Record summary:
A computed fold for a 73-nucleotide RNA from a Clostridiales bacterium, annotated as transfer RNA. It was read from a public genome assembly. The source organism's lineage runs through Bacteria, Bacillati, Bacillota, Clostridia and Eubacteriales. Its Rfam family is "tRNA". The family's RNA type in Rfam is transfer RNA. Its family is annotated with triplet codon-amino acid adaptor activity in the Gene Ontology. The coordinates come from a structure-prediction model, not an experiment, and the mean pLDDT is 81.
Parts: sequence; structure tokens; C1' cells
RNA sequence: GCUGAUGUGGCUCAGUCGGUAGAGCGAUUCACUCGUAAUGAAUAGGUCGGGGGUUCGAUUCCCCCCAUCAGCU
Repeated sequence: GCUGAUGUGGCUCAGUCGGUAGAGCGAUUCACUCGUAAUGAAUAGGUCGGGGGUUCGAUUCCCCCCAUCAGCU
């Protein structure tokens, strides 16, 4: 330099014929316990890497950029 993949709550990930974003773990609160753990219930937390375009509407389609990873040279 070229090619491809990935980027979504604190972490690991799901979510593709475009239609108001989810799970597990973790956090907080409550219950239970002599206490802790475990268990049960509830709550909070994400402008979906950034910018632009198409569309009535974009995590999803198109373009550019950024970061990480892999391959080639």
C1' cells in the first nucleotide's frame, strides 16, 4: 500500500426482506438468613464507533473517516 472482517448498556454477545433495541453476567434496592453466600423479586443503565446521503422512517441500505483484528505485498 491492497483486500476482508468486526465496532450494539460496565463485560460477553443477539438483533438482516428497513418500522418505537434485547439476553446472560455484573450493579443497585427489597425479601429470605443470627450473619455471609446462594436463591427469589424489582429497578437503573445504550443518541447501536463518528460524519453525510437515500427514505415517511435507518442498528439494518449507500459513501467517507476512525479504531481493532486477519490475510496479501